The RNA shown here (small-subunit ribosomal RNA) has 1439 nucleotides and comes from an uncultured Lachnospiraceae bacterium.
[in-house]
RNA sequence: AUGAACGCUGGCGGCGUGCAUAACACAUUCAAGUCGAACGGAUGAUACAGCUUCGGCUGUAUCAUUAGUGGCGGACGGGCGAGUAACGCGUGAGCAACCUGCCUUUCAGAGAGGAAUAACGCAUAGAAAUGUGCGCUAAUACCUCAUAAAAUGCGGCGGCGGCAUCGUCGCUGCAUCAAAGGAGCAAUUCGCUGAAAGAUGGGCUCGCGGCCGAUUAGGCAGUUGGCGUGGCAACGGCACACCAAACCUACGAUCGGUAACCGGACUGAGAGGUCGAACGGUCGCAUUGGAACUGAGAAACGGUCCAGACUCCUACGGGAGGCAGCAGUGGGGAAUAUUGGGCAAUGGACGAAAGUCUGACCCAGCGACGCCGCGUGAAGGAAGAAGGUCUUCGGAUUGUAAACUUAUGUCGGGGGGGAAGAAAACAACGACGGUACCCCCGAAGGAAGCCACGGCUAACUACGUGCCAGCAGCCGCGGUAAUACGUAGGUGGCAAGCGUUAUCCGGAAUUACUGGGUGUAAAGGGUGUGUAGGCGGCUUAGUAAGUCGGGCGUUAAAGACACGGGCUCAACUCGUGUAUGCGCUCGAAACUGCAAAGCUUGAGUGCGGGAGAGGUAAGCGGAAUUCCCAGUGUAGCGGUAAAAUGCGUAGAUAUUGGGAGGAACACCAGUGGCGAAGGCGGCUUACUGAACCGCAACUGACGCUGAGACACGAAAGCGUGGGGAGCAAACAGGAUUAGAUACCCUGGUAGUCCACGCUGUAAACGAUGAAUGCUAGGUGUAGGGGGGAUACCUUCUGUGCCGCAGUAAACGCAAUAAGCAUUCCGCCUGGGGAGUACGGCCGCAAGGUUGAAACUCAAAGGAAUUGACGGGAGCCCGCACAAGCAGUGGAGUAUGUUGUUUAAUUCGAAGCAACGCGAAGAACCUUACCAGGUCUUGACAUCUGCGGAAGAAGCCGUAAUGGGCUUCGUGCUCUUAGGAGAGCCGCAAGACAGGUAGUGCAUGGUUGUCGUCAGCUCGUGUCGUGAGAUGUUGGGUUAAGUCCCGCAACGAGCGCAACCCUUACGGAUAGUUGCCCGUCGGUAAUACCGAAGGCACUCUAUCGGGACUGCCGUUGACAAAACGGAGGAAGGCGGGGAUGAUGUCAAAUCAUCAUGCUCUUUAUGAUCUGGGCUACAAACGUACUACAAUGGCGCGAACAAAGGGGAGCAAAGGCGCGAGCCGGAGCAAAUCGCCAAAACGCGUCCCAGUUCGGAUUGCAGGCUGCAACUCGCCUGCAUGAAGUUGGAAUUGCUAGUAAUCGCGGGUCAGCAUACCGCGGUGAAUACGUUCCCGGGCUUUGUACACACCGCCCGUCAAACCAUGAGAGUCGGAAACACCCGAAGCCUGUGAGCCAACCGAAAGGAGGCAGCAGUCGAAGGUGGGGUCGAUGAUUGGGGU
Repeated sequence: AUGAACGCUGGCGGCGUGCAUAACACAUUCAAGUCGAACGGAUGAUACAGCUUCGGCUGUAUCAUUAGUGGCGGACGGGCGAGUAACGCGUGAGCAACCUGCCUUUCAGAGAGGAAUAACGCAUAGAAAUGUGCGCUAAUACCUCAUAAAAUGCGGCGGCGGCAUCGUCGCUGCAUCAAAGGAGCAAUUCGCUGAAAGAUGGGCUCGCGGCCGAUUAGGCAGUUGGCGUGGCAACGGCACACCAAACCUACGAUCGGUAACCGGACUGAGAGGUCGAACGGUCGCAUUGGAACUGAGAAACGGUCCAGACUCCUACGGGAGGCAGCAGUGGGGAAUAUUGGGCAAUGGACGAAAGUCUGACCCAGCGACGCCGCGUGAAGGAAGAAGGUCUUCGGAUUGUAAACUUAUGUCGGGGGGGAAGAAAACAACGACGGUACCCCCGAAGGAAGCCACGGCUAACUACGUGCCAGCAGCCGCGGUAAUACGUAGGUGGCAAGCGUUAUCCGGAAUUACUGGGUGUAAAGGGUGUGUAGGCGGCUUAGUAAGUCGGGCGUUAAAGACACGGGCUCAACUCGUGUAUGCGCUCGAAACUGCAAAGCUUGAGUGCGGGAGAGGUAAGCGGAAUUCCCAGUGUAGCGGUAAAAUGCGUAGAUAUUGGGAGGAACACCAGUGGCGAAGGCGGCUUACUGAACCGCAACUGACGCUGAGACACGAAAGCGUGGGGAGCAAACAGGAUUAGAUACCCUGGUAGUCCACGCUGUAAACGAUGAAUGCUAGGUGUAGGGGGGAUACCUUCUGUGCCGCAGUAAACGCAAUAAGCAUUCCGCCUGGGGAGUACGGCCGCAAGGUUGAAACUCAAAGGAAUUGACGGGAGCCCGCACAAGCAGUGGAGUAUGUUGUUUAAUUCGAAGCAACGCGAAGAACCUUACCAGGUCUUGACAUCUGCGGAAGAAGCCGUAAUGGGCUUCGUGCUCUUAGGAGAGCCGCAAGACAGGUAGUGCAUGGUUGUCGUCAGCUCGUGUCGUGAGAUGUUGGGUUAAGUCCCGCAACGAGCGCAACCCUUACGGAUAGUUGCCCGUCGGUAAUACCGAAGGCACUCUAUCGGGACUGCCGUUGACAAAACGGAGGAAGGCGGGGAUGAUGUCAAAUCAUCAUGCUCUUUAUGAUCUGGGCUACAAACGUACUACAAUGGCGCGAACAAAGGGGAGCAAAGGCGCGAGCCGGAGCAAAUCGCCAAAACGCGUCCCAGUUCGGAUUGCAGGCUGCAACUCGCCUGCAUGAAGUUGGAAUUGCUAGUAAUCGCGGGUCAGCAUACCGCGGUGAAUACGUUCCCGGGCUUUGUACACACCGCCCGUCAAACCAUGAGAGUCGGAAACACCCGAAGCCUGUGAGCCAACCGAAAGGAGGCAGCAGUCGAAGGUGGGGUCGAUGAUUGGGGU
């Protein structure tokens, strides 16, 4: 934007518009008639006359009507777009090759005769349609004659003109052809005939222009042309006879598909693209096909004939019909209107006119189908009402919106008035229509919806739903907090409409003329030679086709644009003006073209040189492999990661000599050379192609490119014939493996080689077509030339690298361009399907070449970036490996987990990073679980009212709580002495409480982990289109992004380190509860105790010191640093701890706590008793104790640290075998107490299931606690299990460490093999970084980014879809051959028939019927080609 449709909604008016589908079929009415002034009748009326049987009849006149004859018109107007790719249309010319009724102008004429025929009458056939026979009659119907030039034909003479044939004019001769009358008293008028001209309308011809397909490449026999004849209004193969063999075609013929064309419409900046409804021009068609007649005009929509299909009537014999006219019906369809009014206007037919006819037209009706206009109200109005919605509960919003007040009155409604359109001499004449318009009345009274609200895109919240229901134009929403679904409120947009669907253009520079590309994104042909074509050097004069300028013609109207005008505005409409094309003409001459003359620089020739794996053919050579023969020689050889198959005692391998044969040519050898590409490599010879350099003698643009075409074209493959050493598809065997149709090994055939022929493809690559010119340099190399001082400089041609400008998406390219320009060719236009199918061409085949579609996806792709990853690389680190020590895995027990069981075995944790974890301690409690009993404002919090102090003791009852009963009891603060208040208890009501219910994937907080790994970032600057990079990389160094140096970076932050604690040394200060050098007392004593004294020591605990690579040496780069040394208690971060960057794992936790949402509310809350969390075929983790002699047992006897202690630690003393009990000194603790073991000494055991080991069980006790049955710990006696060092696998540890020994603490009534700490004794080993694991940095590849636990390929299985093949089958359209042959024109014939003319007649002229023939539609037959549908089965493809 639309001729639209659909959904929801719908007040008015104006102007437009309305079967796009079935050119399907049509009931019914109407749509083309008119003229009585062409004609004869007929009918009716009136008047008059006559007659009359009084019914009426006849005649005349006038008027009216009109079947027929006749004239004009039915060829216009109206409809539709089937066919048509064509001179059909458009545009511009032409006809010297034509016609034209009515109309206009002009000239001339209209004389004399004749014969018929409808109507009508009679008869007759038929159901009808329709006729037939006989008879009568008229004309502007028909015929004959006359008249005849300016017409026509033929002939003669002359003038003029033209592009050929020729045209035209004048004079002249001969011949031929006309006519109609009507009206009127008349004048006259309307007609008639011939001719000339005009106008109008047509016919024909030509240039140019406008669809798709080459998987349509050849087509054509009346075909192309000529001559002649016929035909036509006219030219013409239009038709025919003859002659010739042409004609069209790559600038696309023919064939197939599609289509009416244009003015214009829509869109677009334009160029274009799409369309051809309405309005206007042209064409074609009228049920399908064919045909002519009439006519000025038709091959005729509402005429004729024939054939076909269909419908209708029928008496079955035969007839009738054609809405793509206006309405209307059925049907088809998503879909398109009234069986309306009127000829008032405009136009048309007829007529002298009046007039008649007119579904053309003018109007009305229906449809929001479109465009335009108007309205549904306006102003004021905050208590910001109510209601709704949301809410952080404060409010916000709907919202000046409403109410209310004031004023107004468009549209609609009622009443009154009331046009223009109507011209013309008066008069008459309006369908629309009592319409438009004007006035009055009346009341804000009757009039708003639709879509959207995630981004694009203007507009956001709540609830419901829970990957459901649904949305969706693209991206994409929805899996319990959805601005995306549905609803509501609000908001945005448009508005009598709004959305959706369909289609076209735009955006899309996404077919690129304007205006694109082709190294890697799709795209350079494998290469050359060359045809057509395209393009083409310098100079001169010419021409004027292209080009440029002026003028003229045309470019219909409408539309568009500009300016004005008319409807109240607008839509609509009227007027004026403008407009890119084509043609004609005049001019210009720069450029292109054309023709001409010249030139040498492009191109080529010649002469002189040197280089080269350029090609073809022939010959020759040596090394090596293999084989054969012979010698020597003996047991292996060969092969691999390791083996085996294989070869070898029949003598291999090895080695020596001799021989055979085939293939390939080491070194030289080089991003060296040659060639168009493929490609070319020993040496020699012959033949031969090309390039390069130099000279400048010759030709004089001879050039470039190149669709088709032709030639060449690696490897593999094919055919024929050779050859065959080595190698080696297929194949065989051996290995490997889960398998191994592979990789490895042993064999081995085609083939590889030669000749001839085919194939014609490759990542045929520089993924870069050819040619020419121009545009900084540097540095190699091959072949020439010049100069030169032999340093070197310079030049041409090739071949490489680096690099500027420029270019490019980036990577990169960069004189060998991917730069700047020109010319020509090939090719591309999203991915898949697919380089497939079908068809054509080529091929012996394999196959090649050309080359689609259906369907499907929203991507596929390029370059670069950051990560991650790699059975990639480099560097480095870590108890990571290695080197060691001790373990785990086997046993018993403890403990946790899984699983199972159960009424319940509460819940969580799940690789490392869950599993002696939450739990620093489940008998009740805890406790969340189960069974049973109870409570319902509740066990707990706040608020209100009433009552009571709180509370204590006892009794009954119960499994227990709850429950019932009795007694006692009255406090604190204030006080006006009444009371009030605080706390507590009870009762009542409701707000609410409560939840270890769900969601750790809604969260906060906390925590684990990578990892105490050395990393993670920022600002500014710089680089890059950008992501991003740089810094942070590099060279060193470090435990470290630690430090140094360098550097387009300079700085900074979080991490590292340091600051903190502890430990190791000494100092200062302090000196009790600690300590005791020395003194005194007790004592046998130096033990021990006490006292006074002291603070030197130990120690305690506070402050400072100390260590910094500071010093020396070596190495290093004069650095950082490393190594060694000195000194030192300690040495290179001294040891240990605390400290955990940015982030990762939707890691863990809703059961610590907090918290959103959801759920629950006489229960998922609360409470009580009992049970369970402690179960036990099995499996796993973590520990303890062991298996023993480095030990067990007995006896003796030493040495800690760090801790805790009042519901506590508890000494002495006593009892008990012991656990423990009695007891209660001391101690809120440097004061008292808890309080050591291994080690050590002596003795015993003698390698065994033991004097090892202690499980299990029995008995007897102790302790805690309301209570140890389920279910605690301890003791004694007795019992004395497995276990003799542990498979695969696996853990920890680098020094005061591992190992080993005990001690303490927390939790806790009680319960520790666990956990957190403490000290005692106290090792071994580290060559080293190849490997395993983890990590850091750099680099590389990537199709990964949920990031390798990634991505992804193919078969198979299931479903669906489109498609190819397919024995075939069915159908369509077109052509061809033959048969048949309607109507009809034409031709022939015409013995039958006939009015006009001739003739006295006979007869003639002329005509008709009939018959025959050519042509001829439909139909039939046939074989091909082509398109489509379908087909068992089958092939691949897609989802």
The coordinates come from a structure-prediction model, not an experiment, and the mean pLDDT is 85.